[in-house]
Description:
A computed fold for a 99-nucleotide RNA from Candidatus Brocadia sp., annotated as c-di-GMP-I-GGC riboswitch aptamer. Lineage of the source: Bacteria > Pseudomonadati > Planctomycetota > Candidatus Brocadiia > Candidatus Brocadia. Rfam family: c-di-GMP-I-GGC riboswitch aptamer. Rfam 15.1 lists 1,298 matches to the family in 717 species.

């Protein structure tokens, strides 16, 4: 050190459960550990993915019917939002085997 050990000292915390916020993706707190050498920070540096808003069709419920609500599928443009444990990028950080 742009490198990463069956090392040492430590750290973080997936799924899931409970509580709360949000239309939702998801987020926060507590429990819990799948894993992580940056699983530290940044979403006004760039992508990807996800959510919401639209239209059409089908199914179910209420209903005399219209109409309303929920779910599924398909299509499509833009806007807003989420995600750093999807990738790139930027900044910072413990240790010092091998290279």
């Nucleotide at each position: 050190u742009a490198c990463g050990a069956u090392a040492a000292a430590g750290g973080c915390a997936a799924a899931c459960c409970c509580u709360g916020a949000g239309c939702a993706a998801u987020c926060a707190g507590g429990g819990g550990a799948c894993g992580c050498a940056a699983a530290g920070u940044a979403a006004a540096a760039g992508g990807g993915u996800c959510u919401u808003u639209a239209u059409a069709a089908g199914c179910c419920g209420u209903u005399u019917a219209a109409a309303c609500g929920g779910c599924u599928u398909a299509u499509g443009a833009a806007a807003a939002g989420a995600u750093a444990g999807c990738c790139u990028u930027a900044c910072u950080g413990c240790c010092g085997a091998a290279g």